[in-house]
Molecule: transfer RNA
Organism: Candidatus Omnitrophota bacterium
């Protein structure tokens, strides 16, 4: 210099290949309530991520396409 996977809530992931049906789900974590003599577990509910970043196409993009940034492979 090329080529490739990946990048979504504080953490781990899922959804992208096939674009759209109310909300970007699910674990765990915070936090509030309710349970207990008090913890822990159980149960209710809530904050939090506009999908690395920018541009395009589209009535509609987390998904399609192009840039670029960063990580980690591989190849010279």
């Nucleotide at each position: 210099g090329g080529g490739g996977u990946c990048g979504u809530g504080g953490u781990g992931u899922a959804g992208c290949c096939u674009g759209g049906u109310c909300u970007a789900a699910c674990a765990c974590g915070u936090c509030g309530c309710c349970c207990u003599g008090u913890c822990a577990c159980g149960g209710c509910g809530a904050a939090g991520a506009u999908c690395g970043c920018g541009a395009g196409u589209u009535c509609a993009a987390a998904u399609c396409u192009c840039g670029u940034c960063g990580a980690c492979c591989c190849c010279g």